[in-house]
Molecule: THF (Tetrahydrofolate) riboswitch aptamer
RNA sequence: AGCAAAGUAGAAAUUGACGCGUUAAGUGAGCAAGGAACGGGAAGUUGUCCUUGCUACGAAAAGCAAAUGCUUGCGGUGUUGGUUUCGCAUUCCGUUGCU
Numbered sequence: 001a002g003c004a005a006a007g008u009a010g011a012a013a014u015u016g017a018c019g020c021g022u023u024a025a026g027u028g029a030g031c032a033a034g035g036a037a038c039g040g041g042a043a044g045u046u047g048u049c050c051u052u053g054c055u056a057c058g059a060a061a062a063g064c065a066a067a068u069g070c071u072u073g074c075g076g077u078g079u080u081g082g083u084u085u086c087g088c089a090u091u092c093c094g095u096u097g098c099u
Base pairs, nucleotide, nucleotide: 001099002098003097004096005095010086011085012084013083014082015081016080017079018078019077020075021074022073029055030054031053032052033051034050035049036048040093041092042091043090061072062071063070064069
């Protein structure tokens, strides 16, 4: 010098536990504002995530009971653990291996 590789945050699917709602919050969609994170180092987006506000849309209850309780469901429901898959947008440097 050339070639190859490793590793993060995180994301998705599935599953366990414990909750919330079912008197409709949450989830999902659009717009606006603010913020955060992004391999070991630096930079970092028109990408990702979070919060708030606004707009439109929108639902699955049933049984036992009479305890504001219990059970089974339902919700593109929340938190957390397990498993699997994917995985630095990109640029430079570094690490490991080979030549």